[in-house]
Molecule: small-subunit ribosomal RNA
Organism: Clostridia bacterium
RNA sequence: AGAGUUUGAUCCUGGCUCAGGAUGAACGCUGGCGGCGUGCUUAACACAUGCAAGUCAAACGGUAGUGGUGUUUAGCACUAAGCGUAUCAUAAGGGUAUGUUUAGUGCUGAACAUUACUGCAGUGGCGGACGGGUGAGUAACGCGUGAACAACCUGCCUUAGAGAGGGGGAUAACACUUAGAAAUAGGUGCUAAUACCGCAUAAGACCACAGGGUCGCAUGACCCAGGGGUAAAAGGAGCAAUCCACUUUAAGAGGGGUUCGCGUAUCAUUAGCUAGUUGGUGAGGUAACGGCCCACCAAGGCGACGAUGGUUAGCCGACCUGAGAGGGUGAUCGGCCACAAUGGAACUGAGAAACGGUCCAUACUCCUACGGGAGGCAGCAGUGGGGAAUAUUGGGCAAUGGAGGAAACUCUGACCCAGCAACGCCGCGUGAAGGAAGAAGGUCUUCGGAUUGUAAACUUCUGUUAUAGGGGAAGAAUAAGAUGACGGUACCCUAUGAGGAAGCUACGGCAAACUAUGUGCCAGCAGCCGCGGUAAUACAUAGGUAGCGAGCGUUAUCCGGAAUAACUGGGCGUAAAGGGAGUGUAGGUGGCGAGAUAAGUUGAAUGUGAAAGCCUGUGGCUCAACCAUAGAACUGCAUUCAAUACUGUUUGGCUAGAGUGCGAGAGAGGUAAGCGGAAUUCCUAGUGUAGCGGUUAAAUGCGUAGAUAUUAGGAGGAACACCAGAGGCGAAGGCGGCUUACUGGCUCGUAACUGACACUGAGGCUCGAAAGCGUGGGGAGCAAACAGGAUUAGAUACCCUGGUAGUCCACGCCCUAAACGAUGGAUACUAGAUGUGUGCGGAAUCGACUCCGUGCGUAUCGAAGCAAACGCGAUAAGUAUCCCGCCUGAGUAGUACGGCCGCAAGGUUGAAACUCAAAGGAAUUGACGGGGACCCGCACAAGCAGCGGAGCAUGUCGUUUAAUUCGACGCAACACGAAGAACCUUACCAAGGCUUGACAUUUUGUGCAUAGUAUGGAAACAUAUGAAAUGGAAGUAGCAAUAUGGAAACACAAAAACAGAUGGUGCAUGGUUGUCGUCAGCUCGUGUCGUGAGAUGUUGGGUUAAGUCCCGCAACGAGCGCAACCCUUAUUAUUAGUUGCCAAUAUUAAGUUAGGAACUCUAAUAAGACAGCCGUAGAUAAUACGGAGGAAGGUGGGGAUGACGUCAAAUCAUCAUGCCUCUUACGCCUUGGGCUACAAACGUGCUACAAUGGUAACUACAAAGAGAAGCGAGACAGCAAUGUGGAGCAAACCUCAAAAAAGUUAUCUCAGUUCAGACUGUGGGCUGCAACCCGCCCACACGAAGAUGGAGUUGCUAGUAAUCCCGAAUCAGCAUGUCGGGGUGAAUGCGUUCCCGGGUCUUGUACACACCGCCCGUCACGCCAUGGGAGUCUGGGGGACCUAAAGUCGGUGAGCUAACCCGUAAGGGAGGCAGCUGCCAAAGGUAAAACAGAUGACUGGGGUGAAGUCGUAACAAGGUAGCAGUAUCGGAAGGUGCGGCUGGAU
Repeated sequence: AGAGUUUGAUCCUGGCUCAGGAUGAACGCUGGCGGCGUGCUUAACACAUGCAAGUCAAACGGUAGUGGUGUUUAGCACUAAGCGUAUCAUAAGGGUAUGUUUAGUGCUGAACAUUACUGCAGUGGCGGACGGGUGAGUAACGCGUGAACAACCUGCCUUAGAGAGGGGGAUAACACUUAGAAAUAGGUGCUAAUACCGCAUAAGACCACAGGGUCGCAUGACCCAGGGGUAAAAGGAGCAAUCCACUUUAAGAGGGGUUCGCGUAUCAUUAGCUAGUUGGUGAGGUAACGGCCCACCAAGGCGACGAUGGUUAGCCGACCUGAGAGGGUGAUCGGCCACAAUGGAACUGAGAAACGGUCCAUACUCCUACGGGAGGCAGCAGUGGGGAAUAUUGGGCAAUGGAGGAAACUCUGACCCAGCAACGCCGCGUGAAGGAAGAAGGUCUUCGGAUUGUAAACUUCUGUUAUAGGGGAAGAAUAAGAUGACGGUACCCUAUGAGGAAGCUACGGCAAACUAUGUGCCAGCAGCCGCGGUAAUACAUAGGUAGCGAGCGUUAUCCGGAAUAACUGGGCGUAAAGGGAGUGUAGGUGGCGAGAUAAGUUGAAUGUGAAAGCCUGUGGCUCAACCAUAGAACUGCAUUCAAUACUGUUUGGCUAGAGUGCGAGAGAGGUAAGCGGAAUUCCUAGUGUAGCGGUUAAAUGCGUAGAUAUUAGGAGGAACACCAGAGGCGAAGGCGGCUUACUGGCUCGUAACUGACACUGAGGCUCGAAAGCGUGGGGAGCAAACAGGAUUAGAUACCCUGGUAGUCCACGCCCUAAACGAUGGAUACUAGAUGUGUGCGGAAUCGACUCCGUGCGUAUCGAAGCAAACGCGAUAAGUAUCCCGCCUGAGUAGUACGGCCGCAAGGUUGAAACUCAAAGGAAUUGACGGGGACCCGCACAAGCAGCGGAGCAUGUCGUUUAAUUCGACGCAACACGAAGAACCUUACCAAGGCUUGACAUUUUGUGCAUAGUAUGGAAACAUAUGAAAUGGAAGUAGCAAUAUGGAAACACAAAAACAGAUGGUGCAUGGUUGUCGUCAGCUCGUGUCGUGAGAUGUUGGGUUAAGUCCCGCAACGAGCGCAACCCUUAUUAUUAGUUGCCAAUAUUAAGUUAGGAACUCUAAUAAGACAGCCGUAGAUAAUACGGAGGAAGGUGGGGAUGACGUCAAAUCAUCAUGCCUCUUACGCCUUGGGCUACAAACGUGCUACAAUGGUAACUACAAAGAGAAGCGAGACAGCAAUGUGGAGCAAACCUCAAAAAAGUUAUCUCAGUUCAGACUGUGGGCUGCAACCCGCCCACACGAAGAUGGAGUUGCUAGUAAUCCCGAAUCAGCAUGUCGGGGUGAAUGCGUUCCCGGGUCUUGUACACACCGCCCGUCACGCCAUGGGAGUCUGGGGGACCUAAAGUCGGUGAGCUAACCCGUAAGGGAGGCAGCUGCCAAAGGUAAAACAGAUGACUGGGGUGAAGUCGUAACAAGGUAGCAGUAUCGGAAGGUGCGGCUGGAU
């Protein structure tokens, strides 16, 4: 950066499609690793379960537990002492038991106090307004950006000032109790506070009053001083210092609220909206402004600069794309907003109209004891559902951040991590080097080979990754200690070992990459063009190749390419597109100086433009992705200052634009009235008689009741001949006799006046051909419809005869046209030439002409330039500026729906679904034309003879058949292939046989040979036999070498390869041929022209048989054709002289023989003819005409010779050949049959129909050929066919061989005949193995149709037609066919109008498969989308009314009421509560209307489909030129009327 696709080709216009990038993706196939990201786009669907917001005991009272301490108390044990009782002993002291008291010690328990820790609910504080999710709603100050608040609030935090005195009454928890299934609720009683309430105090604050100062864009703000009024507080921890908390004030920071400028999707088929609406005053309300709310007053407010309404949508930073401008998107990350099942509401609070709070209503789910209750994942996981589709009911608070706390700490699905997913980006790997026997295998093959392919194997290495082992972080702060989910992770080391790791898509073009097989318009492919119907690089498979690579493709979406909505950066004559025309509103744009201003504009500065992202630099993860950091950028907005050229605004001027005045001019400009003559028609009268009229031709029609014609008079309507012109006027439509009246515009001259007053113009308004409509007139002619007559297959047409609306007038509508120059208006500029209309000036002149100049119109050509081309070109389609209208593929469709207009017809505005890959413009080459011009041809005409009628021959179709083999089908198949079907041929049919085969090559073995005989058989063949008999013919070369062997050849046997096919395809082919056409054409090189296809040359003027030649010419040359060269024929010469010839000399029956070389002839070489000579015409040419000479005269006659090409022309059955098919048969052999059939049709011939003849007899004259398995003479036999026989001849020698017509004589005498000869019978002949199917000939007999042929059609222009014989090829035989030969031998040709064919030029074309083309509409059938439709259903929204929950506010409050006040008290007051009630009000309900969607019997048109039906409207003059408007009619295309256009030929 472009490419494919409209055409036969070209250029252009124009759409469709592709290549690029991107994605929160999905699907298909595949899948090794790591890093970093990302992951419900659908049902704002419903949710089980767990977790996501708590914390503070250093606010408080409790409660439960544990531990400590203290006090009190109880019990037990022990000790001591006292007292009592019993008992023992005693001299005395005493012992034992027991009771009791006191004291002490220990243990256990309880209570209380205190303390520490832990748990729990409650009161209280702070936080649950953050964090997290989602995008339903919202078209809005919601968001973005920039401002404003002198109209505001602000917990925690920071700074500063001041302060905390003294009291009071309750209440949860708790206890008891009531109701209840539960949730929960109630009653009684007790109690605390940093809970609650008065009082005191008031630096400062606030309120009202009043004074001063400063400032401001307004309202106003701030400051100072005055006195008056109002309102505070709480404690906790600590030994304490002190810390935390509390109250008030000021300020800050951060956060919020409100207002404003600008920007922010689409529909005008949404144009009007609005009653609290807009404003004011006052009151209320709020943190605050405000109709925010209320009362009253006014009537405003918004809107084409798009209000209102509908639809869609969270907005932005940014992301994707793009060169940019733009376009698209709004996931992740960040900012803002909105929402939390749906709707409403308030409470609390610094902050909420509150996601995990409350109340109410609704829907849904769950529990229930049926009375009543509970719930809200758009938090993290997860489930169901929906969907093409999107993850774990994971770990951790280690980090970052948040809440609470003095702190420890607790909480934190925020967050940090891990898991899943190739979803994306980035990185790495799947090995590296060597390695040719170019292995095997695969594929292809021309069978040689090529390719896969150094690829593999193999050798030598490496170790990223992988596996195993060992070590092992940073992330962690701080004075120190402790603390890591990730994680034994990253990373490092060691070992093992190429080991575990490649696919996907494509390969016809676009677009890199090709072959084979299969398939056979099937199956399938396809993004577009398009592939597939037997050789598919396009389907499927395989091999190979290309591309990308852990991915690759597909689908979806966006941008790009697309300059295909064009600001950058498009157009409108003919491709889509200029409004039918004017006037003018809004708007846009606007002449020359000067001043002011500074809105636009320009510069500078300041603020802002969050971060992230993009870009640049640097750095960190091994690199990268990713991340960090610095810068740049953020093109914007705002403010200030400055500049003043331009634009704007403004002041004051100018006159060149524009207008006015004055003086002239031309005109079918308009309106109205009047007048005029010609013509048509009608009426009256006269003359006059049989037709008139009409057409290609007719008929309908008119006319003896007197037409047409003609004369005179009259009536009426419409239109205005000549002048008249490419002429004039008008804005367009349009305007044409004359006169008058009124009136619009234009031009010229002048330069007096105004002083930019101008241009354009969305809407609006006016005008607007024809047709049409309404009302009333009028109506001569013309004439839709209609009727009749023709034409025609039909003729709802064209033609004819009639004829009504209409055409005319007045008034009112309609408002459209090919309303066209298919070209909007204005201004300026940019060579000329020529005509014409109308002014002015000048020269000249007596004047008229004439010439020069200058305006305004109008027309032709043309420079530059423009344009796709055609063309335009001062009247632009050129160069520029301004304004308006319009276009964006074709069809659907100027249709539907809706709106507006109209009496209607209809007009205007004006889509979509769906279908297609084109539709289209200009030009080119052809072809074609019932276009034109010129020319030629036995093309017509003029002639002659035919065909078409008959019989026969022959070919074809058809039919038949076992088969009637096949091919050829307009000319250009049909006596053609076939120059010759009895068998053979032969390809067909029936039957019988063979299977390496009838034929070719190769291998092995055997045998030298051929042949014979017998049996069976139709034969082929089979079986048997065989060296016994026989004789003839033929036969090979070489080696080796004489033994014969080998080889070759032949035969047999075996095995395969193979043979074979007249089987298919002539639409796979070669070759050959036909045809246009022996027509004069077909091309090339260089140059030139054209963007190009192409043109030129090759056209033009002449001429020719001819593109033959001459001249001219941007062409100059050349090639294939033409012509000539070749053959033959006509003349002559030379040479030659047998087999030919014979003048002279002999001779013979005879050129028979001598002889001759003159002639004929033969056959070789030459000559000759060239428009050479003369004349005329022509251009002094080419050439033509005439003449001379000449055997021949204008290519002398004839032949051979066939350009580039056309017809998919013919032939696969001459031959060759690709592919396909058959292979004990579709091959081969054989016998017989068939190709010879026969109702009918056609072609080509023969013979005739007769007297220009037939028959009989006599008699004359050719040429060209053929001949040895041949021609066959004379002679003989036979009526004859023919036979016998065999002279001669391989041929100028012999034979075929007689030429016939002609001529002479005779006869027939116009008949179905003495014409004609079919058919048939009999008897023969010939060929041949064989004449039955199925040959030819002879003789005799038989003796059909036919008496010159309808429509139509063929050949021929001179030695031709016609006619007459002769020969040859094929061939055993068979000729009316074919090819040749000669004999006799005409007629006609004015001429090119017409038919047919062809050539050249030109023209039109919608054709290019090329007119056998293309193509239109109805109808019938299938399918698709869509409009209408009685209606039906659904949805969202608005308005009205009813009802009205919760709740705020208001009212009331007889019930209830601790704190304050009065009172000793009782009680009262203030205040409050319940309850009731009013306004508002969600949801719900009712009725109506509008809107949107779905559906609907039936119905309308549209599109599309295979080869349906009817016509033929269009394209050529398309056979009636076409088209568009309108009206009318008709199966349909369409026809006709009226006025219009050329985009009509001649």